[in-house]
């Protein structure tokens, strides 16, 4: 914000679904094993761990780093969701109508 149902005097109220938004979880993270490439490269895969938690655990970019001779190791940063659970989705004033109460 829309739709549906219900209720009402009522446009108030209640419920449901969807959308949007906020919060929590998890950092779309970490660990171990296997596997592949070699500066035009830096991969793929299995398991574990992580959540009062099911699922997911990838992807785009930037920078750094690895010159080992037939070899082994990547690092940091920025952006993008999904899923689970919880909350919110108008306020005030004015006008009109309807109902109630009080006064005349």
């Nucleotide at each position: 914000a829309a739709c549906a149902a219900u209720u009402u005097a009522a446009u108030a109220g209640u419920u449901g679904c969807u959308g949007c938004u906020c919060g929590u979880a998890u950092a779309u993270g970490c660990u171990c094993g296997g596997u592949a490439a070699u500066a035009u490269g830096g991969u793929c895969u299995g398991a574990g761990u992580g959540u009062u938690u099911c699922u997911a655990c990838c992807u785009g970019g930037u920078u750094c780093c690895c010159a080992a001779u037939g070899a082994a190791a990547g690092a940091a940063c920025c952006g993008g969701a999904c899923u689970a659970c919880g909350g919110g989705u108008u306020a005030a004033a004015g006008u009109a109508u309807c109902g109630g109460u009080u006064u005349u």
Molecule: Purine riboswitch aptamer
Organism: Fictibacillus aquaticus